Model confidence (mean pLDDT): 77 of 100. This is a predicted structure of a 308-nucleotide RNA (Bacterial RNase P class A). Of the family's consensus pairs, 93% are formed in the model.
[in-house]
RNA sequence: UGAGAAGGAGAAGGCAUCGCUGGUAGGUUCUCCUACUAGAGGAAAGUCCGGACACCGUAUGGCAGCGUAGUGGGUAACGCCCAUCCAUCGUGAGGUGAGGACAAGUGCAACAGAAAGAAUGUACAGGUUAAGCUGUAGUGAAAUCAGGUAAACUCUACGUGGUGCAAGCUCAAAUAGGUUCUCGACGGGUCAAACCAGAAGGCGGCCAGCUAGAGAGAACGGGUAGAGCGCAUGAGCUUAGUGGCAACACUAGGCCAAGAUGAAUGAUGCUUCAACGACAGAAUCCGGCUUAUCCUUCUUCUCAAUCU
Numbered sequence: 001u002g003a004g005a006a007g008g009a010g011a012a013g014g015c016a017u018c019g020c021u022g023g024u025a026g027g028u029u030c031u032c033c034u035a036c037u038a039g040a041g042g043a044a045a046g047u048c049c050g051g052a053c054a055c056c057g058u059a060u061g062g063c064a065g066c067g068u069a070g071u072g073g074g075u076a077a078c079g080c081c082c083a084u085c086c087a088u089c090g091u092g093a094g095g096u097g098a099g100g101a102c103a104a105g106u107g108c109a110a111c112a113g114a115a116a117g118a119a120u121g122u123a124c125a126g127g128u129u130a131a132g133c134u135g136u137a138g139u140g141a142a143a144u145c146a147g148g149u150a151a152a153c154u155c156u157a158c159g160u161g162g163u164g165c166a167a168g169c170u171c172a173a174a175u176a177g178g179u180u181c182u183c184g185a186c187g188g189g190u191c192a193a194a195c196c197a198g199a200a201g202g203c204g205g206c207c208a209g210c211u212a213g214a215g216a217g218a219a220c221g222g223g224u225a226g227a228g229c230g231c232a233u234g235a236g237c238u239u240a241g242u243g244g245c246a247a248c249a250c251u252a253g254g255c256c257a258a259g260a261u262g263a264a265u266g267a268u269g270c271u272u273c274a275a276c277g278a279c280a281g282a283a284u285c286c287g288g289c290u291u292a293u294c295c296u297u298c299u300u301c302u303c304a305a306u307c308u
Stems, first nucleotide, its partner, number of pairs: 001304010012272007020039008041279001045290002048288005053164004065160005070084005085099001086097004100155002105153002107149002122137005168229004178220006187196002201211003236255008273277001
């Protein structure tokens, strides 16, 4: 210098104006205003694994089904991660991995070959009462050897109850219905009527009066509308030290960082850079995996050539 391998970091920046959501404080108290402050990602995505949490339930044991599979370690857990053996690809740095068991049973095996696990037998030689009984050759990846094959059934070991935050918990109108209680009519009278008594409601508030003519009122409890919680202090982030090859763990210090429910995180102008600047946007939370991604940049290592 060229060609590569592995692993990280970033994901346009600045200023001004106008907005949106949360929090705090103040002012107004119907609801709004003012100030300060915080406001998407490395994948927030796919929803593919593993958990936390919640409810149903008691899920203890066994069977079935499903999943995982060298060995050891990490972790709350995993199908994830680390280390290592083996196999395989690469000159190499390194990459890849359905890598338990066929010595339980069942099944399967193209072509060639007598024969592929069930029967048998080609050529030559040996051999016997007889017999593929023995050796060699021949076919094939494999031929009696405890054959091969489990991304074949199966066996072994381990794991696995179900449904997912629209989970679920709390508070709680109106109307209707439920339960209980209270008041009132259903009564009196007459042969039958008349007549007497009669609650709520109505006549603008109260009393009186008039009218009206059978229901009215209260409490409790369940569900609905609606409201709140769940809901962001967490297997959290970070610095240093210690242990460990590592994943990771421990100790000490520091930090608090979106939280909606018609659902905020935006728009405009100017400017810097080579640039018109990628993929894409939270919705219970966390650990992974996978997929998408213009480009910039760092570290370590390998190979080749050249120069000293």